[in-house]
RNA sequence: AGCCGCUCUCCGGGGUGCCCCUUGCGGGGCUGAGAGGCGGUCUUCGCCAACCCGUGGAACCUGAACCGGAUAAUGCCGGCGGAGGGAGAAAGGGCCGCAUGCGC
Repeated sequence: AGCCGCUCUCCGGGGUGCCCCUUGCGGGGCUGAGAGGCGGUCUUCGCCAACCCGUGGAACCUGAACCGGAUAAUGCCGGCGGAGGGAGAAAGGGCCGCAUGCGC
């Protein structure tokens, strides 16, 4: 040089569902790492926070108003999935190897 889990810094990607009560504000329950807050031209977008993920890429999206099984209900579980898409750079550290110098 190269390779590499890891650490730090900065940068970036992503999702926010289901059910009950309430006139509304809001409150409560389920799963989960995460189901949050504020605002707008309002069913979508922006900002902030937490969480997860960044090519060794199942974080997350498409397929999908999918299929099977559960549940009060829901991507709740499994299939789909050796399908497709998908967001990083430097430094440190480690491993290995080479060159050179010195000593024996």